A computed fold for a 327-nucleotide part of an RNA from Brevundimonas sp., annotated as large-subunit ribosomal RNA, domain IV. The prediction has a mean pLDDT of 85. Rfam family: Bacterial large subunit ribosomal RNA. A reference for the family is Yusupov et al. (2001), "Crystal structure of the ribosome at 5.5 A resolution", Science. RNAcentral holds the full RNA, with entries from ENA.
Context: one part of a larger RNA
């Protein structure tokens, strides 16, 4: 001096990004047990009590029977500092985000709010079935048939999912417009003795696709400004006006999302850039790109509180074991 053990006065998170780490708690009987809650939970909530060994009682099971074994209980004693006497064997609460859950996962630095998930919804697809593999044969799909299968999205439940089809995709439209090669040959030119040969090639007729009209947002998407106004002041329920396809609706909101910002009040603390509650001046919230809520659940993330302890104030001592040093 290190590692790995192991004890420590007083204090007890004062450590630190963060209680990381350790300590604490652990069995079983018995008693008790909130908020919430989808009535199933929550719950081993939390909390509290007993335990050892003798004597008495009952039970119950083997035995003819003495008697054993094994469980219960009240009551009375015995001994210890200590009676689940070693060892194995929940720390508990509160609030908040996030994902409803169980599950999957970056083999080898990420285990989660990601992925999946029951459910919800759109959308194709009538059987040789879309759709997937393959040049092809063919094969899955399927020895299935719209309550089936494929794609896409959201992602238990509950309350809900507003407006806008102008872009741009997607469907649909027996008319219009425009549009390819073949087809079609008019016209005009070369050549030349001819009937020729050889070039140029206009009307004509035209698929799908475009334009073009209509339809669709749980198809990608989108969802304003200006500026006046109430008998205090503010502030605007009303009014002008300007553009838009339409101007964000319920609900949430300094939020995993707020720049200014440590926003203002409140709470907790002596003291709080985190936290919880609220406001609403949303830089740059918002409804299947889901929105707000939510019991349970979660090696998830955040804050408080009790226990507890060398995380610390501040270190120190023991026992191994490596290092060093000497023989």
């Nucleotide at each position: 001096c290190a590692a790995u053990a192991u004890u420590g006065a007083a204090g007890g998170a004062a450590c630190u990004c963060g209680g990381c780490a350790a300590a604490a708690u652990a069995a079983c009987u018995c008693u008790g047990u909130a908020a919430c809650u989808u009535c199933g939970g929550g719950a081993g909530a939390a909390g509290g009590a007993g335990u050892a060994c003798c004597u008495u009682u009952g039970g119950u099971a083997a035995g003819u029977a003495a008697u054993u074994g094994c469980c219960a209980a009240c009551a009375g004693g015995u001994g210890u500092a200590a009676c689940a006497g070693a060892a194995u064997a929940g720390a508990g609460g509160g609030u908040a985000g996030c994902g409803a859950c169980u599950g999957u996962u970056u083999a080898u630095u990420a285990a989660a709010a990601a992925c999946a998930c029951a459910g919800g919804a759109c959308u194709c697809u009538g059987c040789u079935a879309a759709g997937u593999u393959g040049u092809a044969a063919a094969a899955c799909g399927a020895u299935g048939u719209a309550u089936a299968g494929g794609g896409u999205c959201u992602g238990a439940c509950a309350c809900c999912u507003g407006c806008c089809c102008g872009g741009u995709g997607c469907u649909g439209a027996a008319a219009g417009a425009u549009a390819a090669a073949a087809a079609g040959g008019a016209u005009g030119g070369g050549u030349a003795a001819u009937u020729g040969c050889c070039c140029u090639g206009a009307a004509u007729a035209u698929a799908a696709a475009u334009c073009u009209c209509a339809g669709u947002a749980a198809a990608c998407g989108g969802c304003g400004g200006c500026u006046g106004u109430a008998a205090c002041c503010a502030u605007a329920a009303c009014g002008g006006u300007c553009c838009u396809a339409a101007g964000g609706u319920a609900g949430c909101g300094a939020a995993a999302u707020u720049c200014c910002u440590u926003g203002u009040c409140g709470g907790g603390u002596g003291a709080g850039u985190u936290c919880c509650g609220a406001c609403c001046u949303g830089c740059a919230u918002g409804a299947a790109u889901g929105g707000u809520g939510u019991a349970a659940c979660g090696a998830c993330u955040u804050c408080c509180c009790u226990a507890c302890u060398g995380u610390c104030u501040c270190c120190a001592g023991u026992a191994u074991u490596g290092a060093c040093c000497u023989a």